[in-house]
RNA sequence: ACCUUAUCAAGAGCGGCGGAGGAAACAGGUCCUGUGAAGCCCGGCAACCUAAUUCUUUUAUUAAGGUGCUAAAUCCUGCGGUAAUAAGAUCCGAAAGAUGAGGA
Numbered sequence: 001a002c003c004u005u006a007u008c009a010a011g012a013g014c015g016g017c018g019g020a021g022g023a024a025a026c027a028g029g030u031c032c033u034g035u036g037a038a039g040c041c042c043g044g045c046a047a048c049c050u051a052a053u054u055c056u057u058u059u060a061u062u063a064a065g066g067u068g069c070u071a072a073a074u075c076c077u078g079c080g081g082u083a084a085u086a087a088g089a090u091c092c093g094a095a096a097g098a099u100g101a102g103g104a
Stems, first nucleotide, its partner, number of pairs: 002103007013042001015041003021032003026078004043070003048066002050063004074096001079093003
């Protein structure tokens, strides 16, 4: 890198180092950022795997060992439908992506 599957509108710092970019990639928007970006550390959040207890059980509670996350809905749009003359708004789905677990 690939396949399967679940989730993706909740939650999480006025800390230290750092020193210019960042919000996955492409395009278009819209934002964040020297009142300090990315990254690292610490802190925190959550509870997928895990452990203990519980239940007839596929349940529930607790913990926090392995991951993960810690601006904005996965920041929004891109493809299809809702759908109408067109455009825009709305909603649903797909695609793409992120994370966990499993597989090859």
Overview: A computed fold for a 104-nucleotide RNA, annotated as SAM riboswitch aptamer (S box leader). Its Rfam family is "SAM riboswitch aptamer (S box leader)". Gene Ontology term of the family: regulation of gene expression. Rfam's curators write: The SAM riboswitch is found upstream of a number of genes which code for proteins involved in methionine or cysteine biosynthesis in Gram-positive bacteria.